[in-house]
The part of an RNA shown here (large-subunit ribosomal RNA, domain VI) has 355 nucleotides and comes from a Betaproteobacteria bacterium. NCBI's taxonomy places the organism under Bacteria, Pseudomonadati, Pseudomonadota, Betaproteobacteria. Its mean pLDDT, the model's own confidence on a scale to 100, is 80. Rfam family: Bacterial large subunit ribosomal RNA.
Context: one part of a larger RNA
RNA sequence: CGUUGGAUAUUUGAGAGGGGCUGUUCCUAGUACGAGAGGACCGGAGCAGACAAACCUCUGGUGUACCGGUUGUGACGCCAGUCGCAUUGCCGGGUAGCCAAGUUUGGAAGAGAUAACCGCUGAAAGCAUCUAAGCGGGAAACUUGCCUCAAGAUGAGAUAUCCCCGGGGAUUGGCUCUAUGCUUGUUCUGUAGAAAUGAAUGCUUGUCGGGCGAAGACUGGCAUUCAAUAACUGCGAAAGAUGAGCUGGCAUAGAGCCAGUCCCCCUGAAGGGUCGUCCGAGACCAGGACGUUGAUAGGCCGGGUGUGGAAGCGUGGCAACGCGUUAAGCUAACCGGUACUAAUUACCCGUGCGG
Repeated sequence: CGUUGGAUAUUUGAGAGGGGCUGUUCCUAGUACGAGAGGACCGGAGCAGACAAACCUCUGGUGUACCGGUUGUGACGCCAGUCGCAUUGCCGGGUAGCCAAGUUUGGAAGAGAUAACCGCUGAAAGCAUCUAAGCGGGAAACUUGCCUCAAGAUGAGAUAUCCCCGGGGAUUGGCUCUAUGCUUGUUCUGUAGAAAUGAAUGCUUGUCGGGCGAAGACUGGCAUUCAAUAACUGCGAAAGAUGAGCUGGCAUAGAGCCAGUCCCCCUGAAGGGUCGUCCGAGACCAGGACGUUGAUAGGCCGGGUGUGGAAGCGUGGCAACGCGUUAAGCUAACCGGUACUAAUUACCCGUGCGG
C1' cells in the first nucleotide's frame, strides 16, 4: 500500500515445511516342521542405541554481582577489623539464568488408493486362463492421520463485538432548460370588388355546305367556368422580401441536476501511537506486561537458597590458636507481600454512516 467505512478479538485452512530409523530379549513355544541337529510364520510384551524437540525437579558444568579461606604488598595513625592491587591474585563452595553428560516426550496406530505379487468369478477359444467386462488381498514408497507456519490464498475468506448521524465556499467536466448573436435547411408572404384580355363548354343569330334532308365549316350574341390580374377602392390596428415562422449547428451568459477536485469553520469516536516503568521478548525493530481504578521496576519487609560458625566480649594457652556467646553473621538474578520512589500532565494519528 492492498484487501471497498474504520477498529478489536476469535478463527477456517488452499498451500508449505517437519517427522517417518533400527537392534535385542521374553511370551506364544522348545510348539509347527524335522530321524536328529536344529528351529519358525502369525500375534503380544519389554529393554536399548542413534536422532529430534522441549525443559531445569534430579545429577552436574558455568556462575569476574553470593559466602568463606589464604599469600605478597599498600592504605585507613597503631592493635583489632576492613579495603585497594596482584589473571576474579590464588583456592574451596555456590542462588537465578544459560547449558548436557541430566529429565520428559516423539517416530506410531488407524483410514484410502496402489506397486511387484497372490486370488475369485469368467469368456474370446464348449477346455483352460487373476482380465478382456466385473470383484478382492497386498509395501517403510503415494494421499491422509501427528507437529509447525499459513487469507498478499490479489481467489485477499469467516464469526462476534465496538465506533462515527455538522455547516459554508470556490472550481472542473457532462446533461437539460432559458436568453442573445451568427448560421444550415425549409415554409409563408392577406382578402373583397373590378374593366380590358385569353381558353374551354353549352345555347343561339347570320352566312355557307349539302339533295328540300343528315354530317360539317365560318361569324356574331348570351350564359357558366378557368387563368391572369398592375394602379385604385373597400375590409384589416399596423407592417409585410432589408420580413416572419419552424428546424438543426456554433458561441456567450444565466439557472437546475449529476460526477469530481480543493479550501475554511465546527467536530476528533471506536481504536492505535508517542512517552514512561519493565520482561522468562529482543541485534535494531517487532512481541508481551503495566502506567495511581497501579504490584511494572527499584526500595523495604518476610521467606527460601548458598556459605559455614561474623564482629565484639568473655575464657583457656607463653604463643600460634582453641572454646563460649552462636547453626552465628552475611546472602545476586529466586518466592510472597508492601505504594516508600518512579510509571505525572499531556500530545499525535485515526473522522463525521461508507453501491